[in-house]
RNA sequence: UUCUUAUCAAGAGAAGCCGAGGGUACUGGCCCGAUGACGCUUCAGCAACCAGCCGGAACGGUCAGGUGCUAAAUCCAGCAGACUGAAACGGUCUGGAAGAUGAGAA
Numbered sequence: 001u002u003c004u005u006a007u008c009a010a011g012a013g014a015a016g017c018c019g020a021g022g023g024u025a026c027u028g029g030c031c032c033g034a035u036g037a038c039g040c041u042u043c044a045g046c047a048a049c050c051a052g053c054c055g056g057a058a059c060g061g062u063c064a065g066g067u068g069c070u071a072a073a074u075c076c077a078g079c080a081g082a083c084u085g086a087a088a089c090g091g092u093c094u095g096g097a098a099g100a101u102g103a104g105a106a
Stems, first nucleotide, its partner, number of pairs: 001106008013043005021032003026078004044070003048067003052062004074098001079095006
């Protein structure tokens, strides 16, 4: 990097440095940001997967070791279907597509 698979409406922040953009493809929105965002470092926390332990069929509990995560549902929508509405580029639901993370394989 590619493929397969599971999950993604819950949860979890402070300090220091930096100095203008950022919210993980793209587009349109809408938010965050000199009251210092984003990013980096340190500490802290959360608990999705793997590992360990307990019960064990499925799975559940525990733990915080390996990854991960700590604004807003994956921030919302963009493709399709159903329902609703007089209608709206309206509203609701479902499924895809895409994305992120873990695990396995090449």